[in-house]
RNA sequence: GAUUUAUAAAGAAGAGGUGAGAGAACAGGCUCCAUGAACCUCUGGCAACCUUCCGGAUGUAGGAAAGGUGCCAAUACCUGCCCCUAAGGGACCGAUAAAUU
Numbered sequence: 001g002a003u004u005u006a007u008a009a010a011g012a013a014g015a016g017g018u019g020a021g022a023g024a025a026c027a028g029g030c031u032c033c034a035u036g037a038a039c040c041u042c043u044g045g046c047a048a049c050c051u052u053c054c055g056g057a058u059g060u061a062g063g064a065a066a067g068g069u070g071c072c073a074a075u076a077c078c079u080g081c082c083c084c085u086a087a088g089g090g091a092c093c094g095a096u097a098a099a100u101u
Stems, first nucleotide, its partner, number of pairs: 001101007013043005021032003026080004044072003049068002051065004081090003
C1' cells in the first nucleotide's frame, strides 16, 4: 500500500519551539487563526478497538486495568450522489482499529 470487518451527534489542553496559515482532496459555504494557525517536543487527559484480569464448565453478557494503537474546536464542521415534502435514511470518499496479505 491492498482486502475484509467494525466504529463515529459522546469524551478529552497546558507549556515550550516555530511563525502563517488551518479545518483530508476538489467545489461552494461556514469556522479557527499574530490574544499565535498548522507542525514538532514535553507534560497532562479522553476513549476502550486489540490486550490483560475478574466473571464462567466453555463462552456470552457485565465489570476492572491501561501494555499496543488512536484521539483531545465545530457531527468526519456542513453541503455535493440516491431515496424523501420535510425530518430523516442510504451510498461514495476519507479516518481509526483488528485480522489477512